Predicted 3D model of a 72-nucleotide RNA (transfer RNA) from a Pseudomonadota bacterium. Lineage of the source: Bacteria > Pseudomonadati > Pseudomonadota. The prediction has a mean pLDDT of 81. It matches the Rfam family "tRNA". Rfam describes the family as follows. Transfer RNA (tRNA) molecules are approximately 80 nucleotides in length.
[in-house]
């Protein structure tokens, strides 16, 4: 320098055009002598950043940033 991949709740990953979910973790309550386990409820993200297409985008297109892989 060229090509490709990934970037979504604290963590690991879904969703892949119709206003985002799961598991673990966290908080509260129940249960227990207490803890763990278990049960119930709840908080927490607008999707790396910017722009574009669309009635509507995390999901398509362009640029850009970070990390990883391949080639030179």
């Nucleotide at each position: 320098c060229g090509g490709g991949g990934u970037g979504u709740a604290g963590g690991u990953c879904a969703u892949c055009g119709g206003u985002a979910g799961a598991c673990c973790g966290c908080u509260u309550g129940g249960u227990u002598c207490g803890g763990g386990a278990c049960c119930a409820a709840g908080a927490g993200g607008c999707a790396g950043g910017a722009g574009g297409u669309u009635c509507a985008a995390u999901u398509c297109c362009u640029c850009u940033c970070a990390c990883c892989c391949c080639g030179a």